[in-house]
């Protein structure tokens, strides 16, 4: 020095002229200031905010799942525990990581058999029958090895290992490590239904609030005269309205304006706690508010990369109530570790 | 902007977690002077893509691409 994997950081800028949207301002479009993102995307997830009955009980449906902390809250996030991989001998990355010994069900083919155990070859036999070592079958075969022991055999016994219980030590806890006890508890599968355990009321700014303007308490269908319909969300109870009822369909107006709407779990700095996510204290700041939707075109410069010296290239990708978050997309650059190659002391 | 829903043959759709099928269209041969109709027979598949869970995935998860539909104010 390349390659190449992972991680992470940046991801164009000046000027002029013309326009365009805010807010201040001027007699005057006069003049001055602001003007897309790390992802604005995707709408997966949490809240704020509003409304519906200030929102209740009770089934149901959905979500989430190791521990413990951080947060308004989360399915995110730290730092830890346990598996698995990789390289290497302690790091890296990845984990939908309760429970099939509550119950149910599934498990093609092939296999004797796929789970209240059975027995096709096999061994053994006193010819009743024993046996589950060995042999195919599968993804999955009722601990594994090795002695003993047996007619053959088998946790039958014993040692190791695995696994269960208990107890005991460290840990705030997942969990870990030692003792002892049990001959073995018995196949997957819960991104099958299911149990546990938390958790979640329903919509969604086209939510709601004012204000203006216009109009037919119109026709039809169907329910319904005290209990049918409604507010009311999947039902159920329970409230509360209910005859100028209520749905549904037709037909009529209107086709406007303000508010919600940006000062907010806010950003930058400095100090302090904690391993860390984070938090707390001070001081400084003011940072888009459009509405069919402004942030834009044109011309000259200048970074940066590449190059055949002509030049080419500058990604993804545009704010819509607003915020914490995952997720996905991103030319081309640099950083850090790690592999592999090359060349040189 | 909220909210839901679909993607399999050239088209219209099926399909218990267990060899992806049917109709229709098109190929090819039989009937026929020839054509249609008819009957036979074989082809056609990245089940939108990428992962995962599972022995096994169109199906069951996730993310992610393409289409699709709903929702606005008076009375």
């Nucleotide at each position: 020095c390349c390659u190449g994997u992972a991680a992470g950081u940046g991801g164009c800028c000046u000027u002029a002229u013309c326009g365009c949207u805010u807010g201040c301002u001027u007699c005057a479009g006069u003049g001055c200031a602001a003007g897309a993102g790390g992802a604005a995307a995707g709408u997966c997830c949490g809240g704020g905010c509003a409304a519906c009955a200030c929102a209740g009980a009770g089934c149901g449906u959905c979500g989430u799942a190791c521990u413990u902390c951080c947060u308004a809250a989360c399915g995110g996030g730290a730092a830890g525990g346990c598996g698995c991989a990789c390289c290497u001998u302690g790091g890296u990355g990845c984990g939908a990581c309760a429970g099939c010994c509550a119950g149910u069900g599934c498990c093609a083919c092939a296999g004797a058999a796929a789970a209240c155990a059975a027995a096709c070859c096999g061994c053994c036999u006193c010819c009743g029958g024993g046996u589950a070592a060995g042999g195919g079958u599968g993804a999955a075969a009722a601990g594994g090895c090795g002695a003993g022991g047996u007619a053959a055999g088998a946790g039958c016994u014993c040692a190791c290992c695995g696994c269960g219980u208990u107890u005991c030590a460290g840990g705030c806890a997942a969990c870990u490590g030692a003792a002892a006890c049990g001959g073995c508890a018995g196949g997957g599968u819960a991104a099958a239904c299911c149990u546990u355990a938390c958790g979640a009321g329903u919509u969604g700014a086209a939510a709601g609030a004012c204000c203006a303007a216009a109009u037919a308490a119109g026709c039809c269908a169907g329910c319904g005269c005290a209990a049918a319909g409604g507010g009311c969300u999947g039902c159920u109870c329970g409230u509360c309205c209910g005859a100028u009822g209520c749905u549904g369909g037709u037909g009529g107006g209107u086709a406007g304006g303000u508010u919600g709407a940006u000062c907010g779990a806010g950003c930058u700095c400095u100090g302090g706690g904690g391993c860390g996510a984070c938090c707390c204290a001070g001081a400084g700041c003011c940072u888009a508010g459009a509405u069919a939707a402004a942030u834009g075109a044109u011309a000259a410069g200048g970074g940066c990369u590449c190059u055949u010296c002509g030049g080419a290239g500058u990604a993804c990708a545009g704010a819509a109530c607003c915020c914490g978050g995952c997720u996905u997309a991103u030319a081309c650059a640099c950083u850090u570790a790690c592999a592999g190659g090359a060349c040189u002391u | 902007g909220c909210c839901g829903c679909u993607g399999u043959a050239g088209c219209u759709c099926a399909a218990c977690g267990g060899c992806a099928g049917a109709g229709c269209a098109g190929c090819a041969c039989u009937u026929u002077c020839g054509u249609a109709a008819a009957g036979u027979g074989a082809a056609g598949g990245u089940u939108g893509g990428u992962g995962g869970u599972u022995c096994a995935a169109u199906u069951c998860c996730a993310c992610u691409u393409a289409g699709c539909g709903g929702c606005u104010c008076c009375a």

Background
Model confidence (mean pLDDT): 77 of 100. Two RNAs folded together computationally: RNase P RNA and transfer RNA, 420 nucleotides in total. It holds a member of the Rfam family "Bacterial RNase P class A". The family's RNA type in Rfam is ribozyme.